[in-house]
RNA sequence: AAAGAAGGCUAAGGCGAUCGCCGGUCACGACUCGUUCGUGACGGGAGGAAAGUCCGAGCUCCGCAGGGCACGGCGCCGGGUAACUCCCGGUCGAGGGAACUCGAAGGCAAGUGCAACAGAGAGUAGACCGCCUGGGGGUUCGCCCCUCGGUAAGGCUGAAAGGGUGCGGUAAGAGCGCACCGGCGCUCCGGGUAACCGGGGCGGCCAGGUAAACCCCGUCGGGAGCAAGGCCACAUAGGGACAUGGUUGAGGGCGGCUCGUCCGAGAUGUCCGGGUAGGCUGCUUGAGUCCGUCGGUAACGGCGGGCCUAGAGGAAUGAUCGCCCAGGGGGAGGUGGCAACACACCCCGGGACAGAACUCGGCUUAUCGGCCUUCGAUCUCC
RNA sequence: GGGCCCAUAGCUCAACUGGCAGAGCAACGGACUCUUAAUCCGUCGGUUCCAGGUUCGAUUCCUGGUGGGCUCA
Numbered sequence: 001a002a003a004g005a006a007g008g009c010u011a012a013g014g015c016g017a018u019c020g021c022c023g024g025u026c027a028c029g030a031c032u033c034g035u036u037c038g039u040g041a042c043g044g045g046a047g048g049a050a051a052g053u054c055c056g057a058g059c060u061c062c063g064c065a066g067g068g069c070a071c072g073g074c075g076c077c078g079g080g081u082a083a084c085u086c087c088c089g090g091u092c093g094a095g096g097g098a099a100c101u102c103g104a105a106g107g108c109a110a111g112u113g114c115a116a117c118a119g120a121g122a123g124u125a126g127a128c129c130g131c132c133u134g135g136g137g138g139u140u141c142g143c144c145c146c147u148c149g150g151u152a153a154g155g156c157u158g159a160a161a162g163g164g165u166g167c168g169g170u171a172a173g174a175g176c177g178c179a180c181c182g183g184c185g186c187u188c189c190g191g192g193u194a195a196c197c198g199g200g201g202c203g204g205c206c207a208g209g210u211a212a213a214c215c216c217c218g219u220c221g222g223g224a225g226c227a228a229g230g231c232c233a234c235a236u237a238g239g240g241a242c243a244u245g246g247u248u249g250a251g252g253g254c255g256g257c258u259c260g261u262c263c264g265a266g267a268u269g270u271c272c273g274g275g276u277a278g279g280c281u282g283c284u285u286g287a288g289u290c291c292g293u294c295g296g297u298a299a300c301g302g303c304g305g306g307c308c309u310a311g312a313g314g315a316a317u318g319a320u321c322g323c324c325c326a327g328g329g330g331g332a333g334g335u336g337g338c339a340a341c342a343c344a345c346c347c348c349g350g351g352a353c354a355g356a357a358c359u360c361g362g363c364u365u366a367u368c369g370g371c372c373u374u375c376g377a378u379c380u381c382c
Numbered sequence: 383g384g385g386c387c388c389a390u391a392g393c394u395c396a397a398c399u400g401g402c403a404g405a406g407c408a409a410c411g412g413a414c415u416c417u418u419a420a421u422c423c424g425u426c427g428g429u430u431c432c433a434g435g436u437u438c439g440a441u442u443c444c445u446g447g448u449g450g451g452c453u454c455a
Base pairs, nucleotide, nucleotide: 001378004375005374006373007372008371009370010369013324014323015322016321017320018319019318021045022044024042025041026040027039028038029037030036031034047353051364052363054362055361056360057359058358059225060224061223062222066259067258068257069256071221072220073219074218075217076090077089078088079087080086091105092103093102094101095100106216107215111214112213113210114209128155129154130151131150132149134147135146136145137144138143163181164180165179166178167177168176182206183205184203185202186201187200188199189198190197191196229281230280231279232278239272240271241270242269243268244267251263252262253261288307289306290305291304292303293302294301295300325351328348329347330346331345334343335342336341383454384453385452386451387450388449389448392407393406394405395404401438409425410424411423412422413421431447432446433445434444435443
């Protein structure tokens, strides 16, 4: 220098003026005296993703949540955490020249299934061409044809053809035998908490792919969700129809089924019709966040100190003007410069993604900039 | 706010357990007819909503996104 890899910080335009919006507190005033209305003052008012609702929880109710089956999620190892499918560290595999990145990463040597087309043969392999022994025939003596068989070395098809190389062996061949290499299984030693790594021995065992195919193994999961739920006020005819039920128990908790268990009757369920549909609460202080210190490679945890930061209930957090800031386009040819260009002036347009609705921890997705650090490899110069 | 489903030709829908994406209507051309309709013959037409992954191979299986719809007090 050009092209990469990893990470960090910062910002989400700023200030001022005017006019508004939503909650809260206080004061004053009004009346129909109320959890009312109006005016004024003070103080507060979106995010890193508030989003998707994809996971995990808190909280609340279902009678406290038990066994089995089904269904669903997850799946290398260790750690973190309230918990997780998240995070951190490691192992193995893949990509890259490297820095480094990515990985739904148990089992196909438990069983079942699937593999279009092409091809002889697609999973208990397979004789189309080829190679070879025997038999028969022909011959121009090179060989050719027919036939019974053998054969997986070579060719051909395919995404994939049932280990590879070599020697022996054989009529030709073949793990048929042997040596080396690769894989697998069993076993032993060393290292590591473990995944796993390194090494030795034995067995010709050679077992292909696919589990984001069914499935098997391990592990986890009771259901519903703040429209959960609680309180007050208001309303109420216990209306009509149908069904079921006599304690040997209908139905319900139990909203996948079942066992078990609990509740249980002059009722229970479904449909039709009628009434009410206002207020308060849950509600924002919480597995919170910042700083320091200690432990840990890290995620994170312990201790000490500081801070309080929307709570509406169909939804507020905005608009205008001026100056400045970041960045874009154009004009004019002023200054510097050989030039590219830079600075100053004028004009135009313009400020990402988006927006709380019970609350947290994650993941994923959307998105405008600015600055900095470290690392690997190549080329050039000193 | 919570829960669930769908997307394939211009329109309405198929594609079973992954194996050459199809049918009806519409459009276009031709035949028949004096002409049109109907009828007959033929043709055209696909980012299977988008991006990535698994697989030899994806409309189909998995993950994320976009758009649309249904439902619950």
Predicted 3D model of RNase P RNA and transfer RNA as a complex of 455 nucleotides. Rfam match: Bacterial RNase P class A.